[in-house]
Context: one part of a larger RNA
C1' cells in the first nucleotide's frame, strides 16, 4: 500500500520445501534345486546401525551465588556467629530453563503412469514375430500418498460472526473533511515470546508480575540453648534451619488516569 464499506476468527491449496538409507537374526526350511558339497525365490516376525524431529517422566551435564563443608586473610571491640576478597577461592550436592550420553516417534504401506525387461492378440511377410495399429505385467526412480510452509496464487479465493446506513463543505463526485460503530492500537504489568519490532498472557467486572502465605523440589541436621567429654567435638531440642527460576491461594504493591486511529460501501 494492495485485495472495491469497515473488523474478528477460522479455512481451501496453485504452488513451494523436507523425508526417502540399510544390516542381522528367527520362522518359511535344511524345502524347492543339486551327484555331494551346499542351498533359495516368494511370505511372516523380530532386533540393530546411521539419520531426522520432538520432548525433558527417567538416566546424566549444567546451573556465576540455592544448600553446606572448607583454606588463607582483613572487618564487624574479643568469643560466638557473620561479611568482603582469593578463578564462583576451592570442594560435595543440586530446583526451573537450556540440553544429550537419555526417552519417544518416522523412512512404511496403499494407488497412477512408466523404465530395462517379460508377454498376450497381430500383420506388414498364407509361415514366424512382444509392435507396426491394439492389450498386458514391470523398480529404492517420475506423480501422488505422508510432513511443514502457503491467497502479494495481483489470477489477491473460501467459510461464519459483528458493525452500521452520521455530520459539515461543494469543483454533486467511487469528492474532500470530521466526530463516532465492530475492532484495534498508543501506555502500562507480564513470558510458554523476544535483538528491536513481531507472538502470546493480562490490565481492577484483575491472579499480568512482584510480595506474603502454603507446598513441590534442593540441601542435609540452622542459631540459640542444654548435656557430656580435660578437648577437639558429639547428643538433643528437631528431617532442624536455609531456600533462584516451580505449583497454588491470596488486592498487601504495581498493571492509575487517560489518548488515537478506525466504515458510510459505482
Nucleotide at each position: 500500500c494492495g485485495u472495491u464499506g469497515g473488523a474478528a476468527g477460522u479455512u481451501u491449496g496453485a504452488g513451494a520445501g523436507g523425508a526417502g538409507c540399510u544390516g542381522u537374526c528367527c520362522u518359511u526350511a535344511g524345502u524347492a534345486c543339486g551327484a555331494g558339497a551346499g542351498g533359495a525365490c516368494c511370505g511372516g516376525g523380530a532386533u540393530g546401525g546411521a539419520c531426522a524431529u520432538a520432548c525433558c517422566g527417567c538416566u546424566g551435564g549444567u546451573g556465576u551465588a540455592c544448600c553446606a563443608g572448607u583454606u588463607g586473610u582483613u572487618c564487624c571491640g574479643c568469643c560466638a556467629g557473620g561479611a568482603g576478597c582469593a578463578u564462583a577461592g576451592c570442594u560435595g550436592g543440586g530446583u526451573a530453563g537450556c540440553u544429550a550420553c537419555g526417552u519417544a516417534u518416522g523412512g512404511a504401506a496403499a494407488g497412477g503412469a512408466u523404465a530395462a525387461g517379460u508377454g498376450c492378440u497381430g500383420a506388414a511377410a498364407g509361415c514366424a514375430u512382444c509392435u507396426a495399429a491394439g492389450c498386458a505385467u514391470g523398480a529404492a526412480g517420475c506423480c501422488c500418498c505422508c510432513c511443514u510452509c502457503a491467497a502479494g496464487a495481483u489470477g489477491a479465493g473460501a467459510c461464519u460472526u459483528c458493525c452500521c446506513a452520521u455530520c459539515a463543505u461543494u469543483u454533486u463526485a467511487a469528492a474532500u473533511g470530521a466526530g463516532u460503530a465492530a475492532g484495534a492500537u498508543c501506555c502500562c504489568u507480564c513470558a510458554g515470546a523476544g535483538a528491536c519490532g513481531a507472538u502470546g498472557a493480562g490490565g481492577u467486572u484483575a491472579a499480568u508480575a512482584g510480595g506474603u502465605u502454603u507446598g513441590a523440589g534442593g540441601u542435609g541436621g540452622a542459631a540459640g540453648c542444654g548435656u557430656g567429654g580435660c578437648g577437639a567435638c558429639a547428643c538433643g531440642u528437631g528431617g532442624a534451619g536455609c531456600u533462584g527460576a516451580c505449583a497454588a491461594a491470596u488486592a498487601c504493591u504495581a498493571a492509575u488516569c487517560g489518548a488515537u486511529c478506525g466504515a458510510g460501501g459505482a
Model confidence (mean pLDDT): 89 of 100. A computed fold for a 266-nucleotide part of an RNA from Oceanobacillus caeni, annotated as large-subunit ribosomal RNA, domain VI. The sequence was found in a public genome assembly. The organism belongs to Oceanobacillus, within Bacteria. It matches the Rfam family "Bacterial large subunit ribosomal RNA".